């Protein structure tokens, strides 16, 4: 010097499924795949182990964008079961601002 990436902050998006057992306290546990399977609080609706919403919390993502949403009550395959794996997918959407190193690369000079 040069790249604007790692990383770090401030916004901002996003999703929580499948199956089992225990008890009838809307409760406890445990299996699958997953980074994360609704952890705390308020509040509602339903009345049976149901379900929404807010605000917080953990995880992911944030245009070089498969986080997540549509298509999708799809296709193929496989499980106890499932949005479990593949495909669709170069499909249609999808949330950014600041800071900012190290290496590497060029050029000088030393000293082997």
């Nucleotide at each position: 010097u040069u790249u604007a990436u790692a990383u770090u902050u401030g916004c901002g998006g996003g999703g929580a499924g499948u199956c089992c057992c225990u008890u009838c306290u809307u409760a406890g546990g445990g299996g699958c795949u997953g980074a994360g399977a609704g952890g705390a609080u308020a509040g509602g609706u339903a009345c049976u182990a149901a379900c929404c919403u807010g605000u917080c919390g953990a995880c992911c993502c944030g245009u070089u964008g498969a986080a997540c949403c549509u298509g999708c009550u799809c296709u193929g395959g496989g499980u106890a079961a499932u949005g479990c794996c593949a495909g669709c997918g170069a499909a249609g959407g999808g949330a950014u601002g600041a800071a900012g190193a190290a290496c590497a690369g060029g050029u000088a000079u030393a000293u082997c």